[in-house]
RNA sequence: GGUCCCUUAGCUCAGUCCGGUUAGAGCGCUCGGUUCACAUCCGAGAGGUCACUGGUUCAAAUCCAGUAGGGACCA
Numbered sequence: 001g002g003u004c005c006c007u008u009a010g011c012u013c014a015g016u017c018c019g020g021u022u023a024g025a026g027c028g029c030u031c032g033g034u035u036c037a038c039a040u041c042c043g044a045g046a047g048g049u050c051a052c053u054g055g056u057u058c059a060a061a062u063c064c065a066g067u068a069g070g071g072a073c074c075a
Base pairs, nucleotide, nucleotide: 001074002073003072004071005070006069007068010027011026012025013024020058029045030044031043032042033041051067052066053065054064055063
């Protein structure tokens, strides 16, 4: 230098193929219940401008282009 893949909650990830109802799961965190207390267990809650910018569209986490970061392969 070329080709391709990944980026979604504090962490690990699903959802993207085929655009459409409120953006989700586990762990973690907070509160409550249970206990003499802790752990376990049960219930509830908070937490996301879906990496960033622009475009297409009635509508974008999802499609297109560019940028940034990370990775694989080729040279």